[in-house]
Predicted 3D model of RNase P RNA and transfer RNA as a complex of 406 nucleotides. The coordinates come from a structure-prediction model, not an experiment, and the mean pLDDT is 77. Rfam match: Bacterial RNase P class A.
RNA sequence: GGAAUGGGGCGGAUGGUCGCGGUUGAUGAAACCGAGGAAAGUCCGGACUUCACAGGGCAGGGUGCCGGGUAACACCCGGAAGGAGCGAUCCUUGGGAAGGGUCAUAGAAACGAAAACCGCCCUUAGGGGCAAGGAUGGAAAGGCGAGGUAAGAGCUCACCGACGAAUGAGAGAUCAUUUGGUCUGGCAACCCCCACUUGAAGCAAGACCAAAUCGAGGGGAUAUUAGGUGGCCCGCCAAUCCCUCUGGUAGGUCGCUUGAGAAAUGCGGAAACGCAUUUUCUAGAUAGAUGACCAUUCAAGACAGAAUCCGGCUUACAGCUCCAUUCCUUUU
RNA sequence: GGCGGCGUAGCUCAGUUGGCUAGAGCAUACGGUUCAUACCCGUAGUGUCCUGGGUUCAACUCCCAGCGCCGCCA
Numbered sequence: 001g002g003a004a005u006g007g008g009g010c011g012g013a014u015g016g017u018c019g020c021g022g023u024u025g026a027u028g029a030a031a032c033c034g035a036g037g038a039a040a041g042u043c044c045g046g047a048c049u050u051c052a053c054a055g056g057g058c059a060g061g062g063u064g065c066c067g068g069g070u071a072a073c074a075c076c077c078g079g080a081a082g083g084a085g086c087g088a089u090c091c092u093u094g095g096g097a098a099g100g101g102u103c104a105u106a107g108a109a110a111c112g113a114a115a116a117c118c119g120c121c122c123u124u125a126g127g128g129g130c131a132a133g134g135a136u137g138g139a140a141a142g143g144c145g146a147g148g149u150a151a152g153a154g155c156u157c158a159c160c161g162a163c164g165a166a167u168g169a170g171a172g173a174u175c176a177u178u179u180g181g182u183c184u185g186g187c188a189a190c191c192c193c194c195a196c197u198u199g200a201a202g203c204a205a206g207a208c209c210a211a212a213u214c215g216a217g218g219g220g221a222u223a224u225u226a227g228g229u230g231g232c233c234c235g236c237c238a239a240u241c242c243c244u245c246u247g248g249u250a251g252g253u254c255g256c257u258u259g260a261g262a263a264a265u266g267c268g269g270a271a272a273c274g275c276a277u278u279u280u281c282u283a284g285a286u287a288g289a290u291g292a293c294c295a296u297u298c299a300a301g302a303c304a305g306a307a308u309c310c311g312g313c314u315u316a317c318a319g320c321u322c323c324a325u326u327c328c329u330u331u332u
Numbered sequence: 333g334g335c336g337g338c339g340u341a342g343c344u345c346a347g348u349u350g351g352c353u354a355g356a357g358c359a360u361a362c363g364g365u366u367c368a369u370a371c372c373c374g375u376a377g378u379g380u381c382c383u384g385g386g387u388u389c390a391a392c393u394c395c396c397a398g399c400g401c402c403g404c405c406a
Stems, first nucleotide, its partner, number of pairs: 001328010012297007020034005036303001040314002043312005048202004060198005065079005080093005094193002099191002101187003117134002119130004142160002145157003161183002163180007206254004217244006227237003261280008298301001333405007342358004351389001360376005382398005
């Protein structure tokens, strides 16, 4: 100097004028505050609220190597195994020897120690033995070499791989060594098994106050009744008015933003993260505010805008910038 | 704001324990029939299975992410 890998930060700045939402203020004036790293998708996990629920289990849903972190998670950190890359680094992840299902076409045969088209061997044609080679397929019955044989074959042996057992290391995934008999495919983002976890709905949840109108219950008043109770009285029912109560509509208030908050410092830990102290308050609307113009300046400003609140993931994003690491080339 | 569903030919729809060429009706084109048109008969073409990635030997179908459309909740 070039090419890369991993991880952070910023997301125009300053000033002026006018305008909008909130808080304080009796009002006005005035002062202070006023979108994001994703506020997005609503994909996960919680807080909160209402409903359901004696307790326990099944079913159903979710997650999936191991350990740790956390309020919790499908997130994060560290590790293990396998794979890609010269490398920094990145990607993947339970169980297929518990059972079921399935593997189209092709092929002899797709998992049953079953089967044989070409082929090899024996044999007189029939017939018998074999699975090394060919052929089919995405995948072909452990791989490779030697022995062995009529020809062959884990039939036997060495090495390698897989499975089981023992011993050792580790918290565990797993690794190392020894040993045993055996060789018994793929798909679990098919059912299933194992482990852990899980009630449902969502702030348009929900709580409170409460006109007008309507309806129901209770109480009282009104006319010596002009209704009904076969004529009369009491009583009851009904009528009118008032009071009261219930439900809850319009509307309003709360939920609503002080919180698993933020920043700095110190301590613990390998890290995620945790603990302590100090400081600090930083939008809260309800038809829904955050904009417009001017000046200066630069690299001429991308993706995009809160609506109960947090922790994540994913997706979108012009440009600028920092840190660490790797490889190549050149110079000293 | 929250919740649920759908996307296949020009149009309306089928198609699921993943498999052989993704089909049907209407429409379109061509041919036949007719003096001619329609009806009718025959033939044919037409697919980014919304997009991208993954699982698998193999994906319209299963999984993840995105895009578009529709509906419900005061």